[in-house]
Context: one part of a larger RNA
């Protein structure tokens, strides 16, 4: 912009894409076959392998939030104890979130109408013949059936609530922001509020902070699961979302 008032929700499904693999072993059975040697069909069940999709419970990787340890140098007058630089100095761990090697999960069963092909019935042609009328089967391939998007499907569908008959209904813009994100957009929320930011408690992380006290000659250890962080979860208007405007 149309879709013939606006707007919010639930849809239908013409279309389109995806998805379709596949192996070994167990039982049926050492049965059917078969002289033996060997060895089934049909059915039923267990465990794979590639592929794919969703997610982070576990396991494990990232983690330049974040703890800790230490090397060299600077600097805070000195010790202590901080901190700049050196690839994040350098090493060991790590929450979230992102991820695979990790966890779950899928390919099925079906049904229609077919190909090759097997076939009833049966004639031209007194037999024969699956065919010429008719009539039954038949496959990962075709149409359905799982899964996803879909009414610009202009053929522009359908139901349901609120609003409006002339100024409303409802959109922006503005701002705090994430399950969202290049930008837009979506979504959450703006004081009638838990939106982010703080602050407090916590899961988690890391691994016993500083000062003093103690014991030891000291290195060192104890008070001490401390201290410091906490993207995560809860609570809290402290602080910003005011006010207004098209």
């Nucleotide at each position: 912009c149309g879709u013939u008032g606006a707007a919010g929700g639930u849809u239908u499904g013409a279309g389109a894409g995806g998805g379709c693999c596949u192996g070994a072993c167990u039982c049926u059975a050492g049965u059917a076959c078969g002289a033996g040697a060997g060895g089934g069909c049909c059915g039923a069940g267990u465990c794979g392998g590639a592929c794919g999709a969703a997610c982070c419970u576990c396991u494990a990787g990232u983690g330049u939030a974040c703890c800790u340890g230490u090397u060299g140098u600077g600097g805070c007058g000195c010790c202590a104890g901080c901190u700049g630089c050196a690839c994040c100095g350098c090493a060991g761990g790590g929450u979230a979130g992102c991820u695979a090697c990790g966890u779950u999960c899928g390919g099925u069963u079906a049904a229609g109408a077919u190909a090759a092909g097997c076939g009833c019935u049966g004639a031209a042609a007194g037999c024969a013949u699956c065919u010429a009328a008719g009539c039954a089967c038949g496959a990962a391939a075709c149409u359905u059936g799982c899964c996803u998007c879909a009414a610009g499907a202009u053929g522009a569908g359908a139901c349901c609530u609120u609003c409006a008959u002339a100024u409303u209904a409802g959109a922006g813009c503005c701002g705090u922001c994430a399950g969202a994100g290049a930008c837009u957009a979506u979504g959450a929320c703006g004081u009638u509020g838990a939106u982010a930011g703080g602050u407090u408690a916590u899961a988690g992380g890391u691994g016993u902070a500083a000062a003093g006290u103690c014991a030891g000659u000291a290195a060192u250890g104890a008070c001490a699961a401390a201290g410091c962080c906490g993207a995560g979860u809860a609570a809290u208007a402290c602080u910003a979302a005011u006010a207004g405007c098209u």